The RNA shown here (small-subunit ribosomal RNA) has 1470 nucleotides and comes from an uncultured prokaryote.
Rfam family: Bacterial small subunit ribosomal RNA. Gene Ontology terms of the family: structural constituent of ribosome and ribosome.
The RNAcentral record of the sequence draws on ENA.

[in-house]
RNA sequence: CGGAGAGUUUGAUCCUGGCUCAGAACGAACGCUGGCGGCAGGCCUAACACAUGCAAGUCGAAAGAGAGGCUUGGCUUCGGCCAAGUGGAAACUGGCGCACGGGUGAGUAACGCGUGGGAACAUGCCCAGAGGUGGGGGACAACAGUUGGAAACGACUGCUAAUACCGCAUAUGUCCUGAGGGACAAAGAUUUAUUGCCUUUGGAUUGGCCCGCGUUUGAUUAGGUAGUUGGUAGGGUAAAGGCCUACCAAGCCUUCGAUCUAUAGCUGGUCUGAGAGGAUGAUCAGCCACACUGGGACUGAGACACGGCCCAGACUCCUACGGGAGGCAGCAGUGGGGAAUAUUGCGCAAUGGGCGAAAGCCUGACGCAGCCAUGCCGCGUGAGUGAAGAAGGCCUUCGGGUUGUAAAGCUCUUUCAACGGUGAAGAUGAUGACGGUAGCGGGAGAAGAAGCCCCGGCUAACUCCGUGCCAGCAGCCGCGGUAAUACGGAGGGGGCAAGCGUUGUUCGGAAUUACUGGGCGUAAAGGGCGCGUAGGCGGGACGUCAAGUCAGGGGUGAAAGGCCUGGGCUCAACCUAGGAACUGCCUUUGAAACUGACGACCUUGAGUACGGGAGAGGAUGGCGGAAUUCCCAGUGUAGAGGUGAAAUUCGUAGAUAUUGGGAAGAACACCGGUUGCGAAGGCGGCCAUCUGGCCCGUUACUGACGCUGAGGCGCGAAAGCGUGGGGAGCAAACAGGAUUAGAUACCCUGGUAGUCCACGCCGUAAACGAUGUGUGCUAGCCGUUGGGGCACCUAGUGUCUUUCGGUGGCGCAGCUAACGCAUUAAGCACACCGCCUGGGGAGUACGGUCGCAAGAUUAAAACUCAAAGGAAUUGACGGGGGCCCGCACAAGCGGUGGAGCAUGUGGUUUAAUUCGAAGCAACGCGCAGAACCUUACCAGCCCUUGACAUGGGGGGUCUGGGCCCGGGAGACCGGGUCCGUCAGUUCGGCUGGCCCCCACACAGGUGCUGCAUGGCUGUCGUCAGCUCGUGUCGUGAGAUGUUGGGUUAAGUCCCGCAACGAGCGCAACCCUCGUCCUUAGUUGCCAUCGGUUCGGCCGGGCACUCUAGGGAAACUGCCGGUGAUAAGCCGGAGGAAGGCGGGGAUGACGUCAAGUCCUCAUGGCCCUUACGGGCUGGGCUACACACGUGCUACAAUGGCGGUGACAAUGGGCCGCGACGGGGCAACCCCGAGCAAAUCCCCAAAAACCGUCUCAGUUCGGAUUGUUCUCUGCAACUCGAGAGCAUGAAGGUGGAAUCGCUAGUAAUCGUGGAUCAGCAUGCCACGGUGAAUACGUUCCCGGGCCUUGUACACACCGCCCGUCACACCAUGGGAGUUGGUUUUACCCGAAGCUGGUGCGCUAACCGCAAGGAGGCAGCCAACCACGGUGGGUUCAGCGACUGGGGUGAAGUCGUAAGCAAGGUAGCCGUA
Repeated sequence: CGGAGAGUUUGAUCCUGGCUCAGAACGAACGCUGGCGGCAGGCCUAACACAUGCAAGUCGAAAGAGAGGCUUGGCUUCGGCCAAGUGGAAACUGGCGCACGGGUGAGUAACGCGUGGGAACAUGCCCAGAGGUGGGGGACAACAGUUGGAAACGACUGCUAAUACCGCAUAUGUCCUGAGGGACAAAGAUUUAUUGCCUUUGGAUUGGCCCGCGUUUGAUUAGGUAGUUGGUAGGGUAAAGGCCUACCAAGCCUUCGAUCUAUAGCUGGUCUGAGAGGAUGAUCAGCCACACUGGGACUGAGACACGGCCCAGACUCCUACGGGAGGCAGCAGUGGGGAAUAUUGCGCAAUGGGCGAAAGCCUGACGCAGCCAUGCCGCGUGAGUGAAGAAGGCCUUCGGGUUGUAAAGCUCUUUCAACGGUGAAGAUGAUGACGGUAGCGGGAGAAGAAGCCCCGGCUAACUCCGUGCCAGCAGCCGCGGUAAUACGGAGGGGGCAAGCGUUGUUCGGAAUUACUGGGCGUAAAGGGCGCGUAGGCGGGACGUCAAGUCAGGGGUGAAAGGCCUGGGCUCAACCUAGGAACUGCCUUUGAAACUGACGACCUUGAGUACGGGAGAGGAUGGCGGAAUUCCCAGUGUAGAGGUGAAAUUCGUAGAUAUUGGGAAGAACACCGGUUGCGAAGGCGGCCAUCUGGCCCGUUACUGACGCUGAGGCGCGAAAGCGUGGGGAGCAAACAGGAUUAGAUACCCUGGUAGUCCACGCCGUAAACGAUGUGUGCUAGCCGUUGGGGCACCUAGUGUCUUUCGGUGGCGCAGCUAACGCAUUAAGCACACCGCCUGGGGAGUACGGUCGCAAGAUUAAAACUCAAAGGAAUUGACGGGGGCCCGCACAAGCGGUGGAGCAUGUGGUUUAAUUCGAAGCAACGCGCAGAACCUUACCAGCCCUUGACAUGGGGGGUCUGGGCCCGGGAGACCGGGUCCGUCAGUUCGGCUGGCCCCCACACAGGUGCUGCAUGGCUGUCGUCAGCUCGUGUCGUGAGAUGUUGGGUUAAGUCCCGCAACGAGCGCAACCCUCGUCCUUAGUUGCCAUCGGUUCGGCCGGGCACUCUAGGGAAACUGCCGGUGAUAAGCCGGAGGAAGGCGGGGAUGACGUCAAGUCCUCAUGGCCCUUACGGGCUGGGCUACACACGUGCUACAAUGGCGGUGACAAUGGGCCGCGACGGGGCAACCCCGAGCAAAUCCCCAAAAACCGUCUCAGUUCGGAUUGUUCUCUGCAACUCGAGAGCAUGAAGGUGGAAUCGCUAGUAAUCGUGGAUCAGCAUGCCACGGUGAAUACGUUCCCGGGCCUUGUACACACCGCCCGUCACACCAUGGGAGUUGGUUUUACCCGAAGCUGGUGCGCUAACCGCAAGGAGGCAGCCAACCACGGUGGGUUCAGCGACUGGGGUGAAGUCGUAAGCAAGGUAGCCGUA
C1' cells in the first nucleotide's frame, strides 16, 4: 500500500506551448424510459410577499374569585327560580418558563471562527456545608357600578387575598470603612410527610472578557488615525479596559501591506488527488450573526429578546375616517422568482424539553407516514434443453452469411409483485402513531416487470439504403459538393442497466504557477548600466547561552465522519462497539553537532600602504594640416554637371578646368589591428592642466570590514524639446527634373529644421553576447595585449620558457529540442535580484506618476482563434551564387506572319450545324478519306421481348435465294412465280437449326461520371537520373552511399572517402545502312565461250551486281603528347569505317486528379411503346469575322517549248491492266500477261537544249461561264477530273515567330494505306545537294553542388494596409439615472442619563403642619430616521466619435514583408 495517458500546429521531424478527451464527485436540472424493497436526501434562486391552521406554556400543594354542569333541599305561574354542597372552565394576581428547543446565512475579513493560553468576573434551576425563617403595615387586579370608543382599548368610583408590595427587629455571615464604626434578610403551603423561603461558603454547569498564532482578492487602494495612542483622576459595568468624561503628553498603525475596495458566515468535515495540494462549507455536529428595515431600552440569573415592549420607516389589512392591527429566515401551505426542490398528514407510543409534589398538561423538537429513481445499496424481469440452424428481417461475390439456442417446442422453478391467512420486537408496571406494517407460512401461474446511449480517430463496437457543402453532426481533430463505417433510417454490434444520456459545477489528468516539481542565448521570459537602503545570504579556530533544531514525559487536539478489527439488520447500503489516528498547539525535562545570539581570537575573503605599468577612460584650454564650400584676382573658352539614359541646375554677365591669396565651420585620412580603455551608453589629429578606474610586483598593516540588492539615487546613443550662439559639408520637410499605369518613393538638381557649442529637459533603442551580478570547481591546443620571473645568446623593442590580468580562434568531458556553448560556459554547485506562463486584442484603454510638449512608465478586460512559435529535415522556388548541357542563344540556310486557295479550330448562325481534344503537350488532332451509308445530330414516318444473346410454352416449316406485281417517301405490309432442298451423325427420323405467336426474365443505350476505374497514350525526356539491403551517424524527420578531385553523351569511368554492395535507368545485347568473306543461283546477273531475230533473247555460267542466310571487321588495340603513373583527352598511323561510325527500336522512379466511359473493358447512376430500334430527307460542307497548319505563288537559280538521260520503296484478281485503236483531253473500246525478283502500275521529276527579258508579264492561277469524262442506286444541297473561255489577289510580306548542324537543310519527283469515287493531309521512297557554329554574356528548357526562405495546392506560392458592406464586444463623450460611502451643517422620535420638579403622591418619620422618598411634567447632552451642500466610488443609458475583432469569390495598390522579395531587413525617434 503509493503515481498509466491520448488527440490536435508540419510534406515529414524534434521541442516549446495552448486547446480538447478518457476518471471521480454532486442538495443537481433537462431528454427518453421506468418492476420491487431498504437506507439517506429534498428552495442552492427573492434575508421576496404571505391567506389559513398549528409551533410555549404550566402550577389551585402561592392567593382572591368562581361559570356551565352534577348532588341535596326549598319554591314554582311548571317556563324555571332560590339556597347549600360538589366541581372546577375562562379570565385575573402571583411563581417558574418564555434567553431552551426550531429557522436562516442577510450582515461580518472581525478575537467572528479555529487552536492554545490567561485573569479582573457573573451564574436561575442542581449538589454539599453553616445559619435563619420574629413581629407588623398599606395597596392593586380580578369583581361590582358608572362611563368613553366602530373597534383596538380604556377612564372614574368602590371592595379584596397572597409565596405580590413595604417598614421594623435580629445578623452565623457577607459587604463598606477614615478601622472608631456603618449597611444588609426571609413566605409560606398542604393530604403532617414533606416541600418551600432568606443570608452565606464551596462545587458543578453555563456564560462574559483578554492575549499568542492561523484565517480570501486587489498596490490601477500608500499613507491612515483626534477618543486617535498613552498617562492621571473620576464615572460606568458582573468584570479588566478610552468603555465614557475631564485634564496632560503626542503619540499609535503601516511595504512582514496599514487604510480603502471587492467577495465571504467560520470550523469538524465534504469532494478530488499517489501525495503535497486544490476546490468546497447542503444534510449531521460545534461556534457566531440575524429575526420586515433602522434605532432603543425595559424585565430578568440570563435578552437589548424570531412567535415581548417603545419609536421611526416601507408595505399589507380593518375602519363608523376619529383611529387601530400585523411581521412564517418555526411546521405544513399560497403567490412570485426560477432549470429546479415535497403533505395545509398521524402521534406525543418512544427520545428529549417546560411547568407541576404528582396525576398530568403543552411540545410541527421529535417519532412516523405521504410525495420525488434525487443519490447509495440489494433483488427481479426466469432456468434447463432445444438445428429443420424454422419463418421473418438485413446483407450477399447469389454460393451463402447473420440475427441465432435466440424463438417456437419440451421439461422445470416461483425470488419479487399480486391473492388470501397468521402476525411481532420497539414497552423495566400501564400506554403503539407507525400498523394488520416487518416477518412467517399457503396455494396459483412464466405468469405482471427493459430501457438508454454509442459504433471515423481518441474509444469498445460495421454494413446497406436515403441525402448530395443541402438537410444536418460535432468534446477536439473534423464529417457532408452522387459510391458518407462521421448526416437520417434500417439490420447488426458495443457499453451501461431501472436506469441511460446531455448540460452545469469541482478536483484530476495539468510538472499548464512547478514546496514536493518548471523555466528565461534563438520558443514567453535578464531590468539599458551602475551606486546603494531595507532585506536575504555569508570565511577559519575557541568558549557560553539554548531562539531555531533533535529526543523523552505531560495536557489538549469535542462527538460524528474517515481507517483497522469485531458485532446487528438473510447480504449490502445502513447502524453499532473498541482501537489506532487526528501529521497541530501548549507545557516540562534533557542534548548542543548545525543555524542563530553573545564574548574573545585568526588571516585565506575584502581593504590600506609602498614600488612600477599600459591605455581612442573623463573634463577644460590651446594648437595643426589635408579636404569641402564660399570670396577676390590671374590664365582660359564653351561647355560643365549629372544619369541606366536624361532633364531640372550652373555657364558668353565667362562656368567647369587651372594658379595664387583669403574666410568659415565641421570632421580628424594613413597608423588602425576580431588592438586598447570604460559599468553601460560610448571613446580616435597634436599639446598642456585637472581627474576616475584598472593591472603587475613586494612585503608590512586592518581583521570578515563581504556578496547580492525590493524601493531609492545617479549615468544613459540617436532623434526630439526650450533659451542663446553657430552654420562649411550633409540633410527629414519642401520644390523641381526624371522613372512609372500611377510614383506623395527608389535616381538626379536644389534645399530648411537638424547635425556643432553652452545651459536645461527628455529617458527611450535589435540600449544585443538578444546570455543579470558575485564566488568556487571542471582536459587541452594556437594567436594577440599589459606586467613580472627563469634560461640562452649575436645584448636586441632578441629567442625560449613560465606566471598573473585582459581579449580572440578551435576543441574534450558535460549540457542543449536542435543550432550550438564549452576555464570569457549555455558545464558542475552556492547566494541574491529581475522576469515568464498560448496567439490576437495590446505594451493598447482607463486610472496613477513623470514630462514644456512629443511622450515615457506602471498596465488590464470584453471579444476572438486552435493554434501562434523555436530548431533542424526533404523538396520547390529566387529579378542568389558556382559548374555543365541542349538548333537554347549566337553564326547561317529556308520558312510562317502579308495574298489566293485547302484544311482544322474559335465565334456566330441553324431544326441540326453530333461529340471529344484546350499553353508548350488542342487546332491537315480522334477522321488511313461525312453525297446515301458512315452518323452518334435535326425534322418527319414507323416498331415495342425488340436489329442482336440466353431460357420457357404453343404452332408452323424443315436451309436459303432470285424475279415479278400492288400500296407507301421508305422502313414496312400483302400477293405471285422460279431456282434449290440445311448441318452434324454412333446412320437410329438421333440431335440441332429456321419462321410465326404468347408470357416473362431480359436485351439495347456513341445517355452521365476519364474527379469511381482497367487498358492504352501524351508530356517533362532518351533528360541522367530514381532507389534499395546491410553498416555507420543523428532523439528524430533524415543523412551517408549518390557529396568531393578529375572525366564522359551518360550516376560513363578513375581516384579519394564510413561506407560496402545491389536494383531500375545509361551503355551493350536487337533491327537497318556502310566494307569484306562465305553459302545458295530463279523470276535476278552477264566477265569469259558459242548462237542470235541484236532484246541476257537462247545455250551456258554463277565471276560480278543483286537477293538473303551465315561470318569477319573497331577494341583508344598501336605510336607520340598531355593528365596523377589513373580514367580520359589531343594528334598520328593503318583502315570501308575511329573514338557512341549513321539511323531506328528501346522511355527509369515519378509529375500533370494530363487525355480517352465516342476503340475496347468496367463500378455506380439514369432511360425502358424510349435517352432503345428502323427508314426517308436534311445536317456535320452554314459565314460578318478571328487564329493555327499547309498548298500555290509573287517569277529569269524562272515560265513555256523541245529532247526523251538516270532511281528507289511499294501495290495488284470485285485487282493491276500491257499492246493496238478512238477522242484536243479527262477518258473510252479491245483485252495479252500476271496471285507476280517473271506480267502490270512505270512516265520518274528536277537535270540538259532552245525561247521569253522584268511587265501584274508567255509570272500567278483564284473566281466565274460553258461543254464534257469517270465513279456511284444517286454528284442539287455536297465528289474528282478534262476541254474552251475568264483571268482576281499577289511585285518576297509589320510587330512577332518556326525548322534545321550533313547526305542534314533546301529542292525534285515516286509509291502506299484509307478508298466505289474523292488529298495540298498522313506514312514511306529515292534524285540533286549546301551554308554556318567565334563562343556561352543574354532568352528558353534541363542536370549537379551550394545559399536564403515566413513557400509545401510548393512563386500562377505566401502575404499587408486603407476604403466599402454586415455583425460583435469595447474606449472617449455634452450629460443623465441609480447605488455606495464620506464630510459639514440643520432637524431631532423613542429611550437612558443628568438637571429641575411650585403639579401629583398609600406604606417610613412626625401629635400636627410638614418632611424623606417617588411619579408626572419641563430643560439639557447623546442619538435613529429625515433634510441641505460638497466629495469618493461603482453601475446603467447616451447624439456623436476612436480604434479592435470576425465575416463570401468586393475595391485600390504590391507602396510593408518572406529569395539580394527586385531600394537588404529591422529597432528607437522626428